[in-house]
């Protein structure tokens, strides 16, 4: 330099163009003599910029980060 792949709460994974889901983590409450475990609730995310579309995590382009391959 060229090509390919992956980007979703702090972390790990879902979601085939139509309200972003769950586990875990954090916080609050309940339970318990206390802790742990358990129960209830809350907070927290689609890498970025454009395009297509009534509507984009999803399709397209560029770009950024990481990984792989070729030279």
């Nucleotide at each position: 330099g060229c090509g390919g792949g992956u980007g979703u709460g702090g972390u790990u994974u879902a979601a085939u163009g139509g309200u972003a889901a769950a586990a875990u983590u954090u916080c609050u409450c309940c339970c318990u003599u206390c802790c742990a475990a358990g129960g209830a609730g809350a907070a927290g995310a689609c890498g970025g910029c454009a395009g297509u579309u009534c509507g984009a995590u999803u399709c397209u382009g560029c770009u950024c980060a990481c990984c792989c391959g070729c030279u």